Model confidence (mean pLDDT): 80 of 100.
A computed fold for a 72-nucleotide RNA from a Bacteroidales bacterium, annotated as transfer RNA.
RNAcentral records the identical sequence in 8 taxa.
It matches the Rfam family "tRNA". Its family is annotated with triplet codon-amino acid adaptor activity in the Gene Ontology.
The source organism's lineage runs through Bacteria, Pseudomonadati, Bacteroidota, Bacteroidia and Bacteroidales.
RNA sequence: GGUGGGUUCGUAUAACGGUUAGUACUCGAGAUUCUCAAUCUCGCAAUAGGAGUUCGAUUCUCCUACCCACUA
Repeated sequence: GGUGGGUUCGUAUAACGGUUAGUACUCGAGAUUCUCAAUCUCGCAAUAGGAGUUCGAUUCUCCUACCCACUA
């Protein structure tokens, strides 16, 4: 250089083109407890960036950035 794959809350991981973008852990508040731990309830927080297709894009297409693998 070429080809292929990947990028979603702090972390991990889901999501037929129509989801309030879900779940677990973490974190915050509360309940319980003499206190801590455990348990229970509630809450915070995300689609790498840009463009296109579409009535509608996390999802399809293209470009850019980064990561991984193969290859010359």